[in-house]
RNA sequence: AUUUGUUAUGCCAAACUUGUUGCGAAGCAAGGACGGAAAGCCACGGGUCUCACGAAGACAGCCGGGUUGCCAAAU
Numbered sequence: 001a002u003u004u005g006u007u008a009u010g011c012c013a014a015a016c017u018u019g020u021u022g023c024g025a026a027g028c029a030a031g032g033a034c035g036g037a038a039a040g041c042c043a044c045g046g047g048u049c050u051c052a053c054g055a056a057g058a059c060a061g062c063c064g065g066g067u068u069g070c071c072a073a074a075u
Base pairs, nucleotide, nucleotide: 001075002074003073004072005071011036012035016031017030018029019028020027021026034061040067041066042065044064045063046062047059048058049057050056
């Protein structure tokens, strides 16, 4: 550097609960683990969803793409 995912006292955290912000989809914090090898980050393409329907928003844990990166193994 490339490929791979099989071993991590490490990492993230769905549903649900509580608090809080928002009209809402949802966000944030704590608890909690269904899962995850980018479930880190970016709304670029598709998709889904919301509203007060506009030059408006939400989802990166729906798929693709971009970008950075941990552990281990092989070359």
Predicted 3D model of a 75-nucleotide RNA (c-di-GMP-I-GGC riboswitch aptamer) from Sulfurovum sp. It was read from a public genome assembly, where an Rfam model found it. It matches the Rfam family "c-di-GMP-I-GGC riboswitch aptamer". Rfam links the family to the GO term cyclic-di-GMP binding. Of the family's consensus pairs, 90% are formed in the model.